[in-house]
Bacterial RNase P class A from a Cytophagales bacterium, 404 nucleotides, folded computationally. Its Rfam family is "Bacterial RNase P class A". Clan: RNaseP clan.
RNA sequence: GAUGCAGGUCGUCUUAUCGCCUUAUUGAAAAACAUAAGGAGGAAAGUCCGGACAACGCAGGGCGCUGUACUUCCUAACAGGAAGGUGUAUUACCGGCGACGGUGAUGCAACAGAUAGUGCAACAGAAAAUAUACCGCCCCGGCAAACGGGUUUUGUCAGGGUAAGGGUGAAAUGGUGGGGUAAGAGCCCACCGUUCUUUCGGCGACGAAAGGAGCAAGGUAAACCUUACAGGUUGAAAGGCCAAAUAGGUUCGGUUUUGCGAAAGCAAUGAAGCGGCCCGUUUCAUCCCUUGGGAGGCCGAAUGGGUAGGUCGUUUGAGCCCUCCGGUGACGGUUGGCCCAGAUAAAUGAUAAGAAUCGUGCAAUGGCGCGAUACAGAAUCCGGCUUACAGGCCUGCAUUUUUU
Numbered sequence: 001g002a003u004g005c006a007g008g009u010c011g012u013c014u015u016a017u018c019g020c021c022u023u024a025u026u027g028a029a030a031a032a033c034a035u036a037a038g039g040a041g042g043a044a045a046g047u048c049c050g051g052a053c054a055a056c057g058c059a060g061g062g063c064g065c066u067g068u069a070c071u072u073c074c075u076a077a078c079a080g081g082a083a084g085g086u087g088u089a090u091u092a093c094c095g096g097c098g099a100c101g102g103u104g105a106u107g108c109a110a111c112a113g114a115u116a117g118u119g120c121a122a123c124a125g126a127a128a129a130u131a132u133a134c135c136g137c138c139c140c141g142g143c144a145a146a147c148g149g150g151u152u153u154u155g156u157c158a159g160g161g162u163a164a165g166g167g168u169g170a171a172a173u174g175g176u177g178g179g180g181u182a183a184g185a186g187c188c189c190a191c192c193g194u195u196c197u198u199u200c201g202g203c204g205a206c207g208a209a210a211g212g213a214g215c216a217a218g219g220u221a222a223a224c225c226u227u228a229c230a231g232g233u234u235g236a237a238a239g240g241c242c243a244a245a246u247a248g249g250u251u252c253g254g255u256u257u258u259g260c261g262a263a264a265g266c267a268a269u270g271a272a273g274c275g276g277c278c279c280g281u282u283u284c285a286u287c288c289c290u291u292g293g294g295a296g297g298c299c300g301a302a303u304g305g306g307u308a309g310g311u312c313g314u315u316u317g318a319g320c321c322c323u324c325c326g327g328u329g330a331c332g333g334u335u336g337g338c339c340c341a342g343a344u345a346a347a348u349g350a351u352a353a354g355a356a357u358c359g360u361g362c363a364a365u366g367g368c369g370c371g372a373u374a375c376a377g378a379a380u381c382c383g384g385c386u387u388a389c390a391g392g393c394c395u396g397c398a399u400u401u402u403u404u
Stems, first nucleotide, its partner, number of pairs: 001400010012355007020039006041375001045386002048384005053235004060279004065231005070084005085111001086109010112226002117224002119220002134166002136162004141157006174192006193215001194213008239312004249303008257268004269285005286295004319338003324333003356373007
């Protein structure tokens, strides 16, 4: 210097003319004109998470359902972020006979539990979990053959031993080296692994060292499940307020109960009610006439009529920029400053000229021409995640080229 990967950041600028919206000043009864300041993003997208805020339920409890899952920290909170731990993959160097081990780099992990229980693993294979003997190896006995003096070799039948070698499979009852054995096996030894105890380091997950034990009835939970923690529902068309108008109309259904008490009230009972269910809790259960009705209360349904304007929510915020301090870091504290859209059928633009960047053709000392400038558009607001993106800049890693 080039290529690739990962992360971060910018993502057009200037002038002129005209136009739109908000706020302030002037002007007016109000408006218009004028002046000044400001006016769509890094994702405004997706609607995937978490909240602020609002309403419902006087408060609440349990179940169901949903979500998360190594440790510590950050945050209003989160399925987010930071730093670590463990495992695993690739790779470089070093140590070891070997199994393996140490250090580093870059990735990945939906990283609690398999001795609480249930389920699943096709086919292949002898056998897939208290699961085995297909090939093979060894021993003894019988039979046959060859050879030639042998504890020989070969084949076959029956019995016994074996799981070291081979096969099947994604996975086969720890592994390597050695001893031992008829042949083998933790059968024995050393080491690695597994597990237990102690000491040390760490907030912790864990790590290191020493010692003991032959020690394995495996895998799978984005299978059901168990454990721990968290969660009420709905959502700005949420929800309020003011003005105006009409018919707070009409019809139907359910319920309007009992005991005590002078009364107020208490208890039971019935109806209804937040959001799936239950408990709890709240509201109503009154009066008149007399034997069954009326009026009214509470809850529900149908039909009909009037209005459909204005205003709040609505942008001063878990806000932004700078200084200093603390922290490995995410971030926290502090100093000083700033106000940076608020539309409501939905404004934030159009035209012209040039600049900048990129691509390309010609040219060659630095120009001329042509073309292009991405993804995309606020609607209550904020913090994350995911997705889209022409081109420019910065940082890290890997490979490679050239020069010293």

The prediction has a mean pLDDT of 75.
The organism belongs to Cytophagales, within Bacteria.